RNA sequence: UCGAUGGGUAGAGGCUGCAACCUUCAUCAGUAGAAUGUGCGAGUUUGACCGCGUAGACCACAUUCGAAAGGGAAGCUUGCCGAAAUCACCGUUUCCGGGUCAGGGGGCGGCGAUUGGGGGCAUUUCGAACAGGAAUGCCACUGUCAUUUGCAGUGAGUUGCAGAUGGAGAGCUACAGGGUUG
Numbered sequence: 001u002c003g004a005u006g007g008g009u010a011g012a013g014g015c016u017g018c019a020a021c022c023u024u025c026a027u028c029a030g031u032a033g034a035a036u037g038u039g040c041g042a043g044u045u046u047g048a049c050c051g052c053g054u055a056g057a058c059c060a061c062a063u064u065c066g067a068a069a070g071g072g073a074a075g076c077u078u079g080c081c082g083a084a085a086u087c088a089c090c091g092u093u094u095c096c097g098g099g100u101c102a103g104g105g106g107g108c109g110g111c112g113a114u115u116g117g118g119g120g121c122a123u124u125u126c127g128a129a130c131a132g133g134a135a136u137g138c139c140a141c142u143g144u145c146a147u148u149u150g151c152a153g154u155g156a157g158u159u160g161c162a163g164a165u166g167g168a169g170a171g172c173u174a175c176a177g178g179g180u181u182g
Stems, first nucleotide, its partner, number of pairs: 002182004008175004014081001017080004022075004033065007043052002046102005084115004089110008116142002119139008144167010
């Protein structure tokens, strides 16, 4: 001086990039539930045991009240660019409006797997849902890299623009008298 390799630091992507707090709104829902009345008549839970119930429970109907969580949208602030999302397992916490256990749902933490990003269509699935999420397939779009074609510039290595094909974030770009190594 030219390479290889494992790291460090910084950075880019955007039809609304991603997430969280807070506020507002719609949905959930005139549902669950509560009170009162009427009817029925022996049971009542997701399952079991208590409990409750012929002094009428549970259930149904009527009237009067009447939610919440998870999921979503907008605004704001903050943290960010495997941002984050989904799924499996483990732990923990909470709910299933009388209790305990089992069972089921939600939150949080750990660990692993998948997804470059935001969309459209179809199918399946989660979901109360015509919202939204996820998976698969197809379609273009977009950032990036590799290969390649054309044009332009350069003495040349090569650089810029446009196109084609392909890859995946375990990626890409930049930086440094840096580490290891040829």
This is a predicted structure of a 182-nucleotide RNA (Lysine riboswitch aptamer) from Planococcus citreus.
The organism belongs to Planococcus, within Bacteria.
It was read from a public genome assembly, where an Rfam model found it.
Of the family's consensus pairs, 100% are formed in the model.